[in-house]
């Protein structure tokens, strides 16, 4: 880096060291010198892929209970919204603005692959 696939409204932070930015991209709209990002201890969370079962089940590559070796993560729904369908309300004649709700686009993670 490409494509595939599966998740994404739950869940989880303190200390040091450093010093001004960060939430991916663009608009918002936030966090932030009461200390951002980065690194470094330590704790922590979930359970995707691992692993264990004299669990279930005919059987499975199926469920399910448990551990926590590999990643991941630990402000805000992936913070909201970007296209495009559907309803509703205001405006009051076609233009603005909102509120809901479907599908999609990107964008993160995991596996396997090329």
């Nucleotide at each position: 880096u490409c494509a595939u696939u599966a998740u994404c409204a739950a869940g989880a932070g303190u200390g040091g060291c450093a010093g001004a930015g960060g939430g991916a991209c663009a608009g918002g709209c936030c966090c932030u010198u009461u200390g951002a990002a980065g690194c470094c201890a330590c704790a922590g969370c979930a359970a995707c892929c691992g692993g264990u079962c004299u669990g279930c089940g005919a059987g499975a590559u199926g469920c399910g209970a448990c551990c926590a070796g590999g990643u991941g993560c630990u402000a805000a729904a992936u913070c909201c919204u970007g296209c495009u369908c559907c309803g509703g309300a205001a405006u009051u004649u076609u233009u603005u603005u909102u509120c809901g709700g479907g599908g999609g686009a990107a964008g993160a993670u995991g596996a396997g692959g090329a």
Molecule: SAM riboswitch aptamer (S box leader)
Organism: Desulfuromonadales bacterium